[in-house]
Context: one part of a larger RNA
RNA sequence: CUGGGUGUAAAGGGCGCGUAGGCGGGCUUGCAAGUCAGAUGUGAAAUACCGAGGCUUAACCUCGGCACUGCAUUUGAAACUGCAAGUCUUGAGUGUCGGAGAGGUAAGCGGAAUUCCUAGUGUAGCGGUGAAAUGCGUAGAUAUUAGGAGGAACACCAGUGGCGAAGGCGGCUUACUGGACGAUAACUGACGCUGAGGCGCGAAAGUGUGGGGAGCAAACAGGAUUAGAUACCCUGGUAGUCCACACCGUAAACGAUGGAUACUAGGUGUAGGGGGUAUCGACCCCCCCUGUGCCGCAGUUAACACAAUAAGUAUCCCACCUGGGGAGUACGGCCGCAAGGCUGAAACUC
Numbered sequence: 001c002u003g004g005g006u007g008u009a010a011a012g013g014g015c016g017c018g019u020a021g022g023c024g025g026g027c028u029u030g031c032a033a034g035u036c037a038g039a040u041g042u043g044a045a046a047u048a049c050c051g052a053g054g055c056u057u058a059a060c061c062u063c064g065g066c067a068c069u070g071c072a073u074u075u076g077a078a079a080c081u082g083c084a085a086g087u088c089u090u091g092a093g094u095g096u097c098g099g100a101g102a103g104g105u106a107a108g109c110g111g112a113a114u115u116c117c118u119a120g121u122g123u124a125g126c127g128g129u130g131a132a133a134u135g136c137g138u139a140g141a142u143a144u145u146a147g148g149a150g151g152a153a154c155a156c157c158a159g160u161g162g163c164g165a166a167g168g169c170g171g172c173u174u175a176c177u178g179g180a181c182g183a184u185a186a187c188u189g190a191c192g193c194u195g196a197g198g199c200g201c202g203a204a205a206g207u208g209u210g211g212g213g214a215g216c217a218a219a220c221a222g223g224a225u226u227a228g229a230u231a232c233c234c235u236g237g238u239a240g241u242c243c244a245c246a247c248c249g250u251a252a253a254c255g256a257u258g259g260a261u262a263c264u265a266g267g268u269g270u271a272g273g274g275g276g277u278a279u280c281g282a283c284c285c286c287c288c289c290u291g292u293g294c295c296g297c298a299g300u301u302a303a304c305a306c307a308a309u310a311a312g313u314a315u316c317c318c319a320c321c322u323g324g325g326g327a328g329u330a331c332g333g334c335c336g337c338a339a340g341g342c343u344g345a346a347a348c349u350c
Base pairs, nucleotide, nucleotide: 003322004321005320006319007304008303012318014201015200016199017198021194022193023192025088026087027086028085029084030083031082033081034080035077036076037075038074039073040072041071042070049065050064051063052062053061054060091191092188093187094186095184096183097182098181103177104176105175106174107173108172109171110154115149116148117147118146119145120144121143125136126135162169163168206247207246208245209244210243211242215241216240220236221235222234223233258317259316260315261314262313263312266295267294268293269292270291271290272289273288274287275286276285299306300305323350324349325348332343333342334341335340
């Protein structure tokens, strides 16, 4: 390389948009590049294979046949692929109507709580722990009442509930805005799927500049514990956590499961929408679509398990794996302010 694989053994890219490329629905007609059939030429000889013969055999040599699976020219075929033209509606998209949602961005507003400040009441403790101590407090703390300041997060509702491609999103209101779903079948007429490169998004931590800073809290300090205690526990506490702009580009970025399409028993919850039956009406009951869970047959699997949300049966496209360590290291390149990231070996060793 081929083959075989990628939930947990090595292996799915963190996620999207999309370029080239690969692949691609029904019908009709044409062309004949691929494809198939025939003919002709060529495919040197030797070798190889089959048969026969010659050296006393063999090796060796000679002759005949087959073969050389290829290429070129030419004559045809038209099912499939391709190309060209036409057409269709079921794939895809648009329109119309409708409801659901923590989807996104910005602005404004609200209450509870913590902390701090001021004032009142009030007096000796408070706090903390396994027990203590550091700490706070007669310069009046803790507790309690009233007023004020400021920052951050939004109890209950809350739900294997919802939305989003992923990361993720949760007080309320307004503005702008993306997507999905149901019903309808008016319009376009294959406009599709995937996607190497590329571009964008991307938790937390971290970085730069400027703000902000209540609580929490790496580092740090002190008190304990201990043989020691650079920890676990306690008292403090700075970066940070928050905002704006710019970077970083990584995670057990997980469903450890790439995307798309079709097909393949059922049962039972739940969310959104629709239809039917019934009814005064709302329920109830039956059916359909979309999402999200559980159980389970066939089938798959090394087993665990998966099982219409497949890890089943198939097709298409991309990514990735190929014994352990060395090593996600070295070197080089690219990116970054840095931290570092991406790409990514070998010697040696088992």

Predicted 3D model of a 350-nucleotide part of an RNA (small-subunit ribosomal RNA, central domain) from an uncultured Clostridiaceae bacterium. The coordinates come from a structure-prediction model, not an experiment, and the mean pLDDT is 87.